This is a predicted structure of a 98-nucleotide RNA (Bacterial small signal recognition particle RNA) from an Anaerolineae bacterium.
Its mean pLDDT, the model's own confidence on a scale to 100, is 78.
Taxonomically the source falls in Anaerolineae (Bacteria, Bacillati, Chloroflexota).
Rfam family: Bacterial small signal recognition particle RNA. It is annotated as a non-coding RNA gene.
The model forms 96% of the base pairs in the Rfam consensus.

RNA sequence: AGCCCGGACCUAUGCGGCGAAGCGUCCGAACCGUGUCAGGUCUGAGAGGAAGCAGCACUAAGGGCUAAACUUCGGGUGUCAUAGGGCUCCGGUCUACC
Numbered sequence: 001a002g003c004c005c006g007g008a009c010c011u012a013u014g015c016g017g018c019g020a021a022g023c024g025u026c027c028g029a030a031c032c033g034u035g036u037c038a039g040g041u042c043u044g045a046g047a048g049g050a051a052g053c054a055g056c057a058c059u060a061a062g063g064g065c066u067a068a069a070c071u072u073c074g075g076g077u078g079u080c081a082u083a084g085g086g087c088u089c090c091g092g093u094c095u096a097c098c
Base pairs, nucleotide, nucleotide: 001095002094004092005091006090007089008088009085010084011083012082013081014080015078016077018074019073020072021071022070024065025064026063027062033058034057035056036055041050042049043048
């Protein structure tokens, strides 16, 4: 000096970990959500019918709580793994020259 190999470096992927959101659960609508609609109202000769307040139930927007697992997203996450890149650096085997 050269070839090869490995490491540091970069990129991608996977896995783990961290964080956030979702999922879960609870609260939650005088009327402008749904269902059921006491009372009452309207209608009918009547049997009935219609609309429908309160109440109740289920929820929406929104909010509280949230252990594990699962889903999604994110990173100045990891002496992790795989692959690729580059000749910038380091190390090693071999070869040649001085």